[in-house]
Context: one part of a larger RNA
Molecule: small-subunit ribosomal RNA, 3' major domain
Organism: uncultured prokaryote
RNA sequence: UGACGGGGGCCCGCACAACAGCUGGAGCAUGUGGUUUAAUUCGAUGCAACGCGAAGAACCUUACCUACCCUUGACAACCAGAGAAUCUGUUAGAGAUAGUAGAGUGCCUUCGGGAAUUCUGUGACAGGUGCUGCAUGGCUGUCGUCAGCUCGUGUCGUGAGAUGUUGGGUUAAGUCCCGUAACGAGCGCAACCCUUAUCCUUAGUUGCCAGCACAUAAUGGUGGGAACUCUAGGGAGACUGCCGGUGAUAAACCGGAGGAAGGUGGGGAUGACGUCAAGUCAUCAUGGCCCUUAUGGGCUGGGCUACACACGUGCUACAAUGGCCGGUACAAAGGGUAGCGACCUCGUGAGAGCAAGCCAAUCCCAGAAAACCGGUCGUAGUCCGGAUUGGAGUCUGCAACUCGACUCCAUGAAGUCGGAAUCGCUAGUAAUCGCGGAUCAGAAUGCCGCGGUGAAUACGUUCCCGGGCCUUGUACA
Numbered sequence: 001u002g003a004c005g006g007g008g009g010c011c012c013g014c015a016c017a018a019c020a021g022c023u024g025g026a027g028c029a030u031g032u033g034g035u036u037u038a039a040u041u042c043g044a045u046g047c048a049a050c051g052c053g054a055a056g057a058a059c060c061u062u063a064c065c066u067a068c069c070c071u072u073g074a075c076a077a078c079c080a081g082a083g084a085a086u087c088u089g090u091u092a093g094a095g096a097u098a099g100u101a102g103a104g105u106g107c108c109u110u111c112g113g114g115a116a117u118u119c120u121g122u123g124a125c126a127g128g129u130g131c132u133g134c135a136u137g138g139c140u141g142u143c144g145u146c147a148g149c150u151c152g153u154g155u156c157g158u159g160a161g162a163u164g165u166u167g168g169g170u171u172a173a174g175u176c177c178c179g180u181a182a183c184g185a186g187c188g189c190a191a192c193c194c195u196u197a198u199c200c201u202u203a204g205u206u207g208c209c210a211g212c213a214c215a216u217a218a219u220g221g222u223g224g225g226a227a228c229u230c231u232a233g234g235g236a237g238a239c240u241g242c243c244g245g246u247g248a249u250a251a252a253c254c255g256g257a258g259g260a261a262g263g264u265g266g267g268g269a270u271g272a273c274g275u276c277a278a279g280u281c282a283u284c285a286u287g288g289c290c291c292u293u294a295u296g297g298g299c300u301g302g303g304c305u306a307c308a309c310a311c312g313u314g315c316u317a318c319a320a321u322g323g324c325c326g327g328u329a330c331a332a333a334g335g336g337u338a339g340c341g342a343c344c345u346c347g348u349g350a351g352a353g354c355a356a357g358c359c360a361a362u363c364c365c366a367g368a369a370a371a372c373c374g375g376u377c378g379u380a381g382u383c384c385g386g387a388u389u390g391g392a393g394u395c396u397g398c399a400a401c402u403c404g405a406c407u408c409c410a411u412g413a414a415g416u417c418g419g420a421a422u423c424g425c426u427a428g429u430a431a432u433c434g435c436g437g438a439u440c441a442g443a444a445u446g447c448c449g450c451g452g453u454g455a456a457u458a459c460g461u462u463c464c465c466g467g468g469c470c471u472u473g474u475a476c477a
Base pairs, nucleotide, nucleotide: 001477002476003474004473005472007471008470009469010468011467012466013465015461016460021423023421026316027315028314029313030312031311032310033309034307035306042053043052064302065301068298069297070296073125078123079121080120081119082118083117086103087102088101089100090099091098092097107114108113127291128290130289131288132287136285137284138280139279140278141276143274148187149186150185151184152183153182154163155162156161167178168177169176193268194267195266196265198236199235200234201233202232203231204230208225209224212223213222214221239262242256243255244254245253246252318418322377323376324375325374326373327372334365335364336363339358340357344353345352346351384415389410390409391408392407393406394405395404431453432452433451434450435449436448437447
């Protein structure tokens, strides 16, 4: 100087407390461990691995296993030789591949050849998701959006170092003020950026419709309008600016006015010096090592989907604040041409047929659902719950056996609110309800977004956890 203390002081955080809702019990989905297996590819492992890489494993993906094949190779570039390239059929085979038949003979040319492309040969080489993340770059997680981390000059100390950065207040903040052997400065904080909340202005189609007309069963459907909503450009607005009180006459704090908004208005992006030899050689790049008729390459089928069991994360429930039936209302944000696909017809349905419109403020996906109104059920393993299984189908796709999703009929398991323990949450939040998107042929209860309805509680900081500053002890570095 640090680190540590079941030392002290001050302070903060959904850290505790208070509140409401979960998980832990059940069934299923998904990930992991373990076990099994020819293979169940690899990685991630306290917080910070476990719906994680994977924004989507039937083939492909795919890295694993089995069998069958190739060896200058699937890919790059060089040399030599031959043929334009390319297209079509046929035979064998699981395919890779091998054989065979035919069509085709192009472009430039100094007539030597060249360009493009295919085949054969030769080696130098290619190739490796092989090892090492403890050789690395890059990227990322975490402490932590915590308020810290440092430097120049000066001063003090023999020196390591100290001072500044400590102290008194204050703040979300090393934020600001005052004091001060320090004076300044940098990286962080804040602000500048995006979004949301109010108003003004410009513009007015594909969006809008107040007033005036027309038309219709009805609809901005039409003429028209530019007010309103909205869209998207520009601006205004919030700064402790104003008032009162407290304070040291400071910084600031408390209350108030005005205001759409008040003291960082809400949300996001933004992550200092560093820590964990944290994670990643399987995104990529890369040193070293290793393989080179194989640890490279192709292909068929299988596996990654196994199942005594254990754990994590979720979904659905156990019901009446509910289930079912009928009627009726209101979103936002997105996506669409190898696409979204209306209307109509058929089908109980998943869907099918025909096919309008739309490269989209125009058309489509698209019925929002909870809510509201009416009816029924009456506490029951039930008109709760939907697992499982049988049958019949639909769709995607060469192909749904291993191993897809969905529909209909039948079946109707566990489950009556969950031990010890444990998680997130402070407001348009929790809870609850539906909608969309990425990936994607198909395949979400996951992920990322969107809006609808919409609470309760916080006395307080003694205690648990993490963190910041000062101080103290230390046989630790």